[in-house]
The prediction has a mean pLDDT of 80. The RNA shown here (THF (Tetrahydrofolate) riboswitch aptamer) has 99 nucleotides.
């Protein structure tokens, strides 16, 4: 100087724990608002999470019981672990390796 490679945070399936709902929130979609996160360093999106507020859409119950009370299911349901895949939009600079 070129060429090679490495790590994040995060996402997501499964399995397990523990809630929630099933008297329908909850997730999905759509529109505006607002804030966060993105390899070690810095920058940073039209991509990503999060939230607020507006729409439209829309569901499995059963059994048992004194009682949504229990138990068994259901929901693109919410956290935890634990593991598997993926993985810094991109730009610069560091790093590892040989040449």
């Nucleotide at each position: 100087u070129a060429c090679a490679g490495a790590g994040u945070a995060a996402a997501u399936g499964u399995a397990c724990g523990c809630g929630c709902g099933u008297u329908a929130a909850g997730u999905g979609u759509c529109a505006a608002g607002g804030g966060g996160a993105c390899g070690g360093g810095g920058a940073g999106u039209u991509g990503c999470c999060c939230u607020u507020u507006g729409a439209a859409c829309g569901a499995a119950a059963a059994c048992u019981g004194a009682a949504g009370u229990g138990u068994u299911g259901c929901g693109g349901u919410g956290c935890g672990u634990a593991u598997g895949u993926u993985g810094c939009a991109u730009c610069c600079c560091g790093c590892u390796g040989g040449a």